[in-house]
Formats: sequence, structure tokens, C1' cells
RNA sequence: GGCAAUAGCUCAGUUGGUAGAGCAGCGGCUUCCCAAGCCGCAGGUCACGGGUUCGAGCCCCGCUUGCC
Repeated sequence: GGCAAUAGCUCAGUUGGUAGAGCAGCGGCUUCCCAAGCCGCAGGUCACGGGUUCGAGCCCCGCUUGCC
């Protein structure tokens, strides 16, 4: 110098306009039981601190950590 940081984990998020998926967790259905399958629920200081804007995960500045 470049890239990355968003749910417990792995990751999406379009031109700035209601934050999502899969897995995991919890509950239910099914089964003699378990697993598998199906349905549902919960889970977020978008690393952190500021700025711009009517409005920021997204743009700008700083900072921290990791990778190259």
C1' cells in the first nucleotide's frame, strides 16, 4: 500500500430508503425410540469513534484486528 470485519459459525445485502440466507439453537409435526424430513420461533451497538445526508451496513475521515 491492497483486501476484509454484518446473528453462535460461514456468508449475502443491487443506485443510500423495512437488515437477510444456510448451518447451529429452541418448539411443534412425523416415528415404538433415535436419525432423517417438514413447519415455526428466537437470535444484530452492521469491529469501534466521528462526519455528510431527510435518511448510512453502503459515502467520507480516524482507529483496531486479521490476511496478502

The prediction has a mean pLDDT of 82.
Predicted 3D model of a 68-nucleotide RNA (transfer RNA) from uncultured Prevotella sp.
The RNAcentral record of the sequence draws on MGnify.
The source organism's lineage runs through Bacteria, Pseudomonadati, Bacteroidia, Bacteroidales and Prevotella.